[in-house]
Notes: Predicted 3D model of a 73-nucleotide RNA (transfer RNA) from a Burkholderiales bacterium. NCBI's taxonomy places the organism under Bacteria, Pseudomonadati, Pseudomonadota, Betaproteobacteria, Burkholderiales.
RNA sequence: GGUUCGGUAGCUCAGUAGGCAGAGCACCGGACUCAUAACCCGGGGGUCCCAGGAUCGAAGCCUGGCCGAACCA
Repeated sequence: GGUUCGGUAGCUCAGUAGGCAGAGCACCGGACUCAUAACCCGGGGGUCCCAGGAUCGAAGCCUGGCCGAACCA
C1' cells in the first nucleotide's frame, strides 16, 4: 500500500428486508434479612466513530475520512 471484517449504554454484545434504539452485567431506589450477599420488583443512562449524499424517513444504503483486527504484498 491492497482486500475483508468490525466501531451501538460504564463493560460485553444483539438489532432480519430502512419505519418509536435493545439485552445481560454494572450503577441507583425498593422489597427480603438481625445484617450482608444472592434471588425478586422498579428506574436512570445513547447525537448508534466523524463528515457529506440519496430517501417522506437511516444504526442498517452510497461516498470520503479516522480507529482496531485478520490476511495479502
Rfam family: tRNA. By type it is a transfer RNA.